[in-house]
Context: one part of a larger RNA
RNA sequence: CCUCCGUUAAGGAACUCGGCAAAAUGACCCCGUAACUUCGGGAGAAGGGGUACCCCGUUAGGGUGAUAGUAAAAACUUGCUAGAGCCCGAGGGGGUCGCAGAGAAGUGGCCCAGGCGACUGUUUACCAAAAACACAGGUGCCUGCUAAAGCGAAAGCUGAAGUAUAGGUGCUGACGCCUGCCCGGUGCUGGAAGGUUAAGGGGAAGGGUUAGCGCAAGCGAAGCUCUGAACCGAAGCCCCAGUAAACGGCGGCCGUAACUAUAACGGUCCUAAGGUAGCGAAAUUCCUUGUCGGGUAAGUUCCGACCCGCACGAAAGGCGUAACGAUCUGGGCGCUGUCUCAACGGAGGGCUCG
Numbered sequence: 001c002c003u004c005c006g007u008u009a010a011g012g013a014a015c016u017c018g019g020c021a022a023a024a025u026g027a028c029c030c031c032g033u034a035a036c037u038u039c040g041g042g043a044g045a046a047g048g049g050g051u052a053c054c055c056c057g058u059u060a061g062g063g064u065g066a067u068a069g070u071a072a073a074a075a076c077u078u079g080c081u082a083g084a085g086c087c088c089g090a091g092g093g094g095g096u097c098g099c100a101g102a103g104a105a106g107u108g109g110c111c112c113a114g115g116c117g118a119c120u121g122u123u124u125a126c127c128a129a130a131a132a133c134a135c136a137g138g139u140g141c142c143u144g145c146u147a148a149a150g151c152g153a154a155a156g157c158u159g160a161a162g163u164a165u166a167g168g169u170g171c172u173g174a175c176g177c178c179u180g181c182c183c184g185g186u187g188c189u190g191g192a193a194g195g196u197u198a199a200g201g202g203g204a205a206g207g208g209u210u211a212g213c214g215c216a217a218g219c220g221a222a223g224c225u226c227u228g229a230a231c232c233g234a235a236g237c238c239c240c241a242g243u244a245a246a247c248g249g250c251g252g253c254c255g256u257a258a259c260u261a262u263a264a265c266g267g268u269c270c271u272a273a274g275g276u277a278g279c280g281a282a283a284u285u286c287c288u289u290g291u292c293g294g295g296u297a298a299g300u301u302c303c304g305a306c307c308c309g310c311a312c313g314a315a316a317g318g319c320g321u322a323a324c325g326a327u328c329u330g331g332g333c334g335c336u337g338u339c340u341c342a343a344c345g346g347a348g349g350g351c352u353c354g
Base pairs, nucleotide, nucleotide: 001349002348003347004346005345006344007343008342010340011339014338019335027051028050029049030048031047036041038174052096053095054094055093056092061088062087063086064085067082068081069080070079071078072077097101109333110332111331112330113329114328115327116325117324121133122132137172138171139170140169141168142167143166149158150157151156175320176319177318178317180250181249182248185247186246187243188242189241190240191239194238195237196236200232201231205227206226207225208224209223212219213218251269252268253267254266255265278312279309290306291305292304293303294302
């Protein structure tokens, strides 16, 4: 010097990103317990008091119940009363000892406010346990049974020995109050008049070949062969509707009130429609340590407001919410070697020597 442990004057978080770590609390009995609340809870809330031993003491009382009595009955037996022994045992009074009586070990620290997630659960086996996942509940879509869906070249199997109060799948995520406007685009569903449209059908027309004709140039039947127009051809697409708890979206400029400021109001442009309720410097706010209030002697954090929302917003749900959380944030009480600031002691190492 290192590791682990013990104690510490005065102070008591001044330490630090942060009370990390440590200390403190701790059992049982009694008293007593707030806001809030889904009336269950919150609660071991908080905050207090008691606890040993001896005597009164065979305390009061309770458990068990040998045995006895009595009533009924033919009997087994049943009811009632008394009750030995054994066991449990508060509370009260008196006394005794110590610094200390749950005398050791083991055995909750508590409170206030807020964010997130309702909750119990689940997870990155070996850096993340969480506000992530799941979850009951809500809702959309698909599926009428050889179901939809899934696995599989297939047979077949699962779904299910189920049958729409069932099964699959997506989103949301207890509960409470709610969930606004837009169907122009994309998707999905429905429609079928018109447009477009494949293979195929169709075969106008043209080319090659050449019997034949022609003096020649050339023409050219049938057959074979190559090409092939019109026309007839579904779904799809175009088109017409519906649909947002489908993918998604939810404006700009200018002016205006008898101080000023602001603009209930007006004008204008654009749009499919221009963000409703609620919330808001927020797990979202750049400017920003916004401004005001609270808390502190002093507060980029925190809480309450304001609203100029760079860039919240309604099932990628919005806003609340009791209970819950090895969650995150701020504050307080208690407590302490975290610190001011270090000291001493113990155990084991290191070190020196062998």
The part of an RNA shown here (large-subunit ribosomal RNA, domain IV) has 354 nucleotides and comes from Neomoorella sulfitireducens. The source organism's lineage runs through Bacteria, Bacillati, Bacillota, Neomoorellales and Neomoorella. Its Rfam family is "Bacterial large subunit ribosomal RNA". It was read from a public genome assembly. The coordinates come from a structure-prediction model, not an experiment, and the mean pLDDT is 88.